[in-house]
Context: one part of a larger RNA
RNA sequence: CUGGGCGUACAGGGUGUGUAGGCGGUUUGGUAAGCCUUCUGUUAAAGCUUCGGGCCCAACCCGGAAAGCGCAGAGGGUACUGCCAGGCUAGAGGGUGGGAGAGGAGCGCGGAAUUCCCGGUGUAGCGGUGAAAUGCGUAGAGAUCGGGAGGAAGGCCGGUGGCGAAGGCGGCGCUCUGGAACAUACCUGACGCUGAGACACGAGAGCGUGGGGAGCAAACAGGAUUAGAUACCCUGGUAGUCCACGCCCUAAACUAUGGAUACUAAGUGCCGGCGGGUUACCGCCGGUGCCGCAGCUAACGCAUUAAGUAUCCCGCCUGGGAAGUACGGCCGCAAGGUUGAAACUC
Numbered sequence: 001c002u003g004g005g006c007g008u009a010c011a012g013g014g015u016g017u018g019u020a021g022g023c024g025g026u027u028u029g030g031u032a033a034g035c036c037u038u039c040u041g042u043u044a045a046a047g048c049u050u051c052g053g054g055c056c057c058a059a060c061c062c063g064g065a066a067a068g069c070g071c072a073g074a075g076g077g078u079a080c081u082g083c084c085a086g087g088c089u090a091g092a093g094g095g096u097g098g099g100a101g102a103g104g105a106g107c108g109c110g111g112a113a114u115u116c117c118c119g120g121u122g123u124a125g126c127g128g129u130g131a132a133a134u135g136c137g138u139a140g141a142g143a144u145c146g147g148g149a150g151g152a153a154g155g156c157c158g159g160u161g162g163c164g165a166a167g168g169c170g171g172c173g174c175u176c177u178g179g180a181a182c183a184u185a186c187c188u189g190a191c192g193c194u195g196a197g198a199c200a201c202g203a204g205a206g207c208g209u210g211g212g213g214a215g216c217a218a219a220c221a222g223g224a225u226u227a228g229a230u231a232c233c234c235u236g237g238u239a240g241u242c243c244a245c246g247c248c249c250u251a252a253a254c255u256a257u258g259g260a261u262a263c264u265a266a267g268u269g270c271c272g273g274c275g276g277g278u279u280a281c282c283g284c285c286g287g288u289g290c291c292g293c294a295g296c297u298a299a300c301g302c303a304u305u306a307a308g309u310a311u312c313c314c315g316c317c318u319g320g321g322a323a324g325u326a327c328g329g330c331c332g333c334a335a336g337g338u339u340g341a342a343a344c345u346c
Base pairs, nucleotide, nucleotide: 004317005316006315007300008299012314014201015200016199017198021194022193023192025088026087027086028085029084030083031082033081034080035077036076037075038074039073040072041071042070049065050064051063052062053061054060091191092188093187094186095184096183097182103177104176105175106174107173108172109171115149116148117147118146119145120144121143125136126135162169163168206247207246208245209244210243211242215241216240220236221235222234223233258313259312260311261310262309263308267290268289269288270287271286272285273284274283275282276281295302296301319346320345321344328339329338330337331336
């Protein structure tokens, strides 16, 4: 390389936009590059095949013939692919219309609760645990009432509900803004699919500068527990958690299931839109769940949201350990990330 694979055994890239490339609907005409066919040349010798011959046979050797991938040229063919020209509307995109949504960004507003501060009432405890202690409190705590400050998070609604490419998104209002579904069939006329590189986004933690800091809380301190207890439990508590800007780029980034298209039993719930209707219901499209046939699967299970049947494109796997390590490259302020071995060993 071929072949076989990638839900759980090794293997789907975290996600998208898209360059090159690969692949590509329907129809007519042309062309004849691919493709098919015929012929010619070439395809050294040896070898292979075959006919005959020589060593007693064979291996081996000698002579003849045939075959020969491929390459080049010439003639012919035109179904398919390509190319050129024209057409079409079922793919794709656009227009119009009324709806759904925690989709994104910015600004503003409001309530509950925790904490702290001030004041009132009030007195001896509070807190915490398995039990305690550290801790707080007669300098008046805890409890309770009133007032104030500040930060963070959004109760009920809330739902195998919704939106987003993924990460993710949840109080209310306004402004800006992305996408999808449905209806219509008015326009364009294959404009499509995938996508190596590239670019963009990317939870949490972490980093830089400046702010902010209520609660929570790595580290840390103390109290317990224990043989010990650098833990689990308790009292405190700093980074951090929050905001702005700039980095980092990882994850059980999971549906452990790449994307697109077509086809292949039923039943049932929910969300959005539309149509019909006798107002009982019935139907269509898109999404999201459960169940289940054929089929698939090592089994578990999957099953129109496929892991079924097929086609196209990308990524990835090839025994375990060493190891996602070393070295080198690239990226990063660092932490580290990415690419990614071998010796040796079983």
The part of an RNA shown here (small-subunit ribosomal RNA, central domain) has 346 nucleotides and comes from a metagenome. The RNAcentral record of the full RNA draws on SILVA. The prediction has a mean pLDDT of 90.